[in-house]
RNA sequence: CGGGGAGUAGCUCAGCCUGGUAGAGUGCGUGCUUUGGGAGCACGAUGUCGCUGGUUCGAAUCCAGUCUCCCCGA
Numbered sequence: 001c002g003g004g005g006a007g008u009a010g011c012u013c014a015g016c017c018u019g020g021u022a023g024a025g026u027g028c029g030u031g032c033u034u035u036g037g038g039a040g041c042a043c044g045a046u047g048u049c050g051c052u053g054g055u056u057c058g059a060a061u062c063c064a065g066u067c068u069c070c071c072c073g074a
Stems, first nucleotide, its partner, number of pairs: 001073007010026004020057001028044005050066005
């Protein structure tokens, strides 16, 4: 320098191809249950979808640029 992959809740990730309410597990808070704890059950709180811009009625998703990390090539 060129090519490819990853970035989404505290953590691990799905969703992207095929645009239409942002989700799962785990963790956290409250309650029930228990002598207590744990386990179980119910409810709840959390997110600039790495960043900037563009397309569109509408973007995590499509397009362009850019940042960080990983792999391959030179």
The RNA shown here (transfer RNA) has 74 nucleotides and comes from an Alphaproteobacteria bacterium. Its Rfam family is "tRNA". Rfam describes the family as follows. Transfer RNA (tRNA) molecules are approximately 80 nucleotides in length. It is annotated as a transfer RNA. Rfam links the family to the GO term triplet codon-amino acid adaptor activity.